Description:
A computed fold for a 98-nucleotide RNA from an Ectothiorhodospiraceae bacterium, annotated as TPP riboswitch aptamer (THI element). The organism belongs to Ectothiorhodospiraceae, within Bacteria. It matches the Rfam family "TPP riboswitch aptamer (THI element)". Rfam describes the family as follows. Vitamin B(1) in its active form thiamin pyrophosphate (TPP) is an essential coenzyme that is synthesised by coupling of pyrimidine and thiazole moieties in bacteria. The model forms 91% of the base pairs in the Rfam consensus.
[in-house]
RNA sequence: UUGAUGAAGCGGGGGUGCUUUGGGUUUGCCAAGGCUGAGAGAGUCCCUUCGAACCUGAUCCGGUUAGUCCCGGCGUAGGAAGCUUCGAACCUCUCCGC
Numbered sequence: 001u002u003g004a005u006g007a008a009g010c011g012g013g014g015g016u017g018c019u020u021u022g023g024g025u026u027u028g029c030c031a032a033g034g035c036u037g038a039g040a041g042a043g044u045c046c047c048u049u050c051g052a053a054c055c056u057g058a059u060c061c062g063g064u065u066a067g068u069c070c071c072g073g074c075g076u077a078g079g080a081a082g083c084u085u086c087g088a089a090c091c092u093c094u095c096c097g098c
Base pairs, nucleotide, nucleotide: 006086007085008084009083010082011048012047013046014045017035018034019033020032021031022030023029054079055078056077060073061072062071063070
């Protein structure tokens, strides 16, 4: 000088699908399960600009499955929520020791 990987504090953003059985039965509502996943109103679960957490594209395309963002593409696409403090490395100077 910078402030990496991170940490702490105080904030902020996000998603909740598919399917089986039962009950209701116009509504796609309630309960108990199954699948994937970090998370299926569930746990500070995940993400917070070094941003694929998440949204749009999308009633998308290919594959797979009982079925589904289940897998991949799309995606070097367009959006998307932060400040403070601590703090390594690197360079220079001074002091001490050898």